[in-house]
Molecule: SAM riboswitch aptamer (S box leader)
Organism: Thermomonas sp. HDW16
RNA sequence: CAUCCAUCGAGACCGGCUGAGGGACAGGCCCGAAGACGCCGGGGCAACCUGAUGGAGCGCGCUGCGAACGCAGCCUGCUCCCUCGCGGUGCCAAAUCCUGCGGGGACCUGGGCGUCCACCGGAAGAUGGUUG
Numbered sequence: 001c002a003u004c005c006a007u008c009g010a011g012a013c014c015g016g017c018u019g020a021g022g023g024a025c026a027g028g029c030c031c032g033a034a035g036a037c038g039c040c041g042g043g044g045c046a047a048c049c050u051g052a053u054g055g056a057g058c059g060c061g062c063u064g065c066g067a068a069c070g071c072a073g074c075c076u077g078c079u080c081c082c083u084c085g086c087g088g089u090g091c092c093a094a095a096u097c098c099u100g101c102g103g104g105g106a107c108c109u110g111g112g113c114g115u116c117c118a119c120c121g122g123a124a125g126a127u128g129g130u131u132g
Base pairs, nucleotide, nucleotide: 001132002131004129005128006127007126008125013042014041015040016039017038021031022030023029025100026099027098028097043092044091045090047089048088049087050085051084052083054081055080056079057078058077059076061074062073063072064071065070096124101121102120103119104117105116106115107114
């Protein structure tokens, strides 16, 4: 960088440095010299991956009981859940700040257009993971 998968209305701030833009892009709307953005330190949140403990369910096998259906125990595999990590990332203004494309609904209108929406899908983007 590309591919695929999952998630994106929840959650989580202080100090220091710096000094003008920042919120991906465009439009809007916000943040910002009462110092944003960024960097550093500390703190926190909790989605993904990962490790460990425990619990639940299902399955293979073994053993025991039983006439049998079956029941119980052990081992092991998978799935889900809780907790912890002094593990890897991530995140800590605003819904991914809103909308960008298509559809649906409501209102309005002579028609078209227009306005509105915690509606559906898509695009784009972000984060994690897989593969190359």